A computed fold for a 519-nucleotide part of an RNA from an uncultured bacterium, annotated as small-subunit ribosomal RNA, 5' domain. The full RNA is in RNAcentral, with records from ENA, Greengenes and SILVA. Rfam family: Bacterial small subunit ribosomal RNA. Model confidence (mean pLDDT): 84 of 100.

[in-house]
Context: one part of a larger RNA
RNA sequence: GACGAACGCUGGCGGCGCGCUUAACACAUGCAAGUCGAGCGAUGAAAUCUUGACAGAUCCCUUCGGGGUGAAGAUAAGAUGGAUUAUCGGCGGACGGGUGAGAAACACGUGAGUAACCUGCCUUAAACAUUGGGAUAGCCUCGGAAAACCGGGAUUAAUACCAAAUGAAAUCAUAGGUGCCCAUGCGCUAUUGAUCAAAACUCCGGUGGUCUAAGAUGGACUCCCGUCCCAUUAACUAUUUGGUGAGGUAACGGCCCACCUGGGCCACGAUGGGUAGCCGGCCUGAGAGGGUGAACGGCCACAUUGGAACUGAGAAACGGUCCUGACUCCUACAGGAGGCUCCGAUGCGGAAUAUUGCACAGUGGAAGGAACUCUGAUGCAGCGACGCCGCGUGAACGAUGAAGGCUUUCGAGUCUUAUGGUUCUUUUAUAUGGGAAGAUAAUGACGGUACCAUAAGAUAAAUCCCCGGCUAACUACGUGCCAACAGCCACGGUAAUACCUAUGGCGCUAGCGUUGUCC
Numbered sequence: 001g002a003c004g005a006a007c008g009c010u011g012g013c014g015g016c017g018c019g020c021u022u023a024a025c026a027c028a029u030g031c032a033a034g035u036c037g038a039g040c041g042a043u044g045a046a047a048u049c050u051u052g053a054c055a056g057a058u059c060c061c062u063u064c065g066g067g068g069u070g071a072a073g074a075u076a077a078g079a080u081g082g083a084u085u086a087u088c089g090g091c092g093g094a095c096g097g098g099u100g101a102g103a104a105a106c107a108c109g110u111g112a113g114u115a116a117c118c119u120g121c122c123u124u125a126a127a128c129a130u131u132g133g134g135a136u137a138g139c140c141u142c143g144g145a146a147a148a149c150c151g152g153g154a155u156u157a158a159u160a161c162c163a164a165a166u167g168a169a170a171u172c173a174u175a176g177g178u179g180c181c182c183a184u185g186c187g188c189u190a191u192u193g194a195u196c197a198a199a200a201c202u203c204c205g206g207u208g209g210u211c212u213a214a215g216a217u218g219g220a221c222u223c224c225c226g227u228c229c230c231a232u233u234a235a236c237u238a239u240u241u242g243g244u245g246a247g248g249u250a251a252c253g254g255c256c257c258a259c260c261u262g263g264g265c266c267a268c269g270a271u272g273g274g275u276a277g278c279c280g281g282c283c284u285g286a287g288a289g290g291g292u293g294a295a296c297g298g299c300c301a302c303a304u305u306g307g308a309a310c311u312g313a314g315a316a317a318c319g320g321u322c323c324u325g326a327c328u329c330c331u332a333c334a335g336g337a338g339g340c341u342c343c344g345a346u347g348c349g350g351a352a353u354a355u356u357g358c359a360c361a362g363u364g365g366a367a368g369g370a371a372c373u374c375u376g377a378u379g380c381a382g383c384g385a386c387g388c389c390g391c392g393u394g395a396a397c398g399a400u401g402a403a404g405g406c407u408u409u410c411g412a413g414u415c416u417u418a419u420g421g422u423u424c425u426u427u428u429a430u431a432u433g434g435g436a437a438g439a440u441a442a443u444g445a446c447g448g449u450a451c452c453a454u455a456a457g458a459u460a461a462a463u464c465c466c467c468g469g470c471u472a473a474c475u476a477c478g479u480g481c482c483a484a485c486a487g488c489c490a491c492g493g494u495a496a497u498a499c500c501u502a503u504g505g506c507g508c509u510a511g512c513g514u515u516g517u518c519c
């Protein structure tokens, strides 16, 4: 000098940041990923209309007994209508958010390579979408089970599924031609053959679908170099090293398998053990270097332990599936349910770290043609002097140098223009009134916030550490090697500038000291 700090004393305001470093310990409860009815069957609310039986306002007539007219309302059926949504289907749940356990490794960083690769949505270009079929969920019905849930029957739709057709600039094969390279090889052109596609909806404006080529984006793999400690770790390796063939993959490859080979790595530190996410950066330093990897950004890894695959353009998938271990919960004891290292909250651990808040208004994301829906991402607010920065706690004049404190050589000195007093000001804070930008026609959580005006009034606002030397700042009393102090030297045993208290002083200041860690 620095800090994601803690502790002690103290504490007025604002802005911007930051806030479980420990137990990758366990988690009550709420929420964090849905959306599309313009894919589909079903369901069919409100509202309107018609009809039927009620109901009886109003008005008319009246011989006052009544008769006629038939509105509102409520009800039933039908029609129009289209709200709602569980299921099927599509896209998204592989992003965003968290954590740093593991991993010393192509994990990361820098720079190359892929003539060995993939890429949904998006953009550009070209060409297409013909004809059929059988199911199934839902609904209905029957049954089983404590529950979770499961089974039988009947029936139905699709942009769900299947078959056929068409099809080249795609893939494969075939026999050539031609241009190149970086070893395997790559491109272009041409003949013939084989293989492979589609889906509709509509508000009629469009939105979608299929194949192919190219781009963009995102990924995959390979390689040179760099990346902590221990030799009180010296040898390690059997799919191990390489080859041939087959398999597998998007793709290369012992990636896997069969056979063959006896290789491969190592004091330029293999193997083993320990520790650790890596980097941009951050701290320090004149630099070289040393330390570090909180927040923010990039990459990696993980999601209760371990393992596995499914789906998919993409996962070996945090809020998906299956198995398994531990743990928790429910149970009718046959069996089931769960996973906060999302945001809050709780317990525990700890020196120590916050609200079970508001909003989708902005930015961004998912779905949708859109309206809009969802979004603990994000934007904000709350708590905390945790940090940085800014502001305030008054200003000017004022000597009778008052009182009081402390000291005193008793003359006085000092606190001290300090207080009082006089004249002012009102930043902040308070009260009242006005009141944004952020939004583009509408839409503002923040928020009646920021900001502005007015009002009264010095009112409401200063500690903390130190004063022997290092090191800025001294005296008195008390104590008497006691009690204490202390970073080092040291101090204290009767005149202590070093302990304690007081006056005074120095330093910093809403902070000041101490402790810890790094330079």
Stems, first nucleotide, its partner, number of pairs: 001518003005515005012391006018384002020349001025347002030343001034091003039088001042085001047080006054073001059068003098302003107227003111223004117219002122215004127210002130164004140153005170195004176189005200207002228274003236264002240262001242260004247255001277299004281292004304325001306323003327338004355381001357380003363377001364375003394424004404415004428460001430455005438446001464507001466505002468489003475502002478499001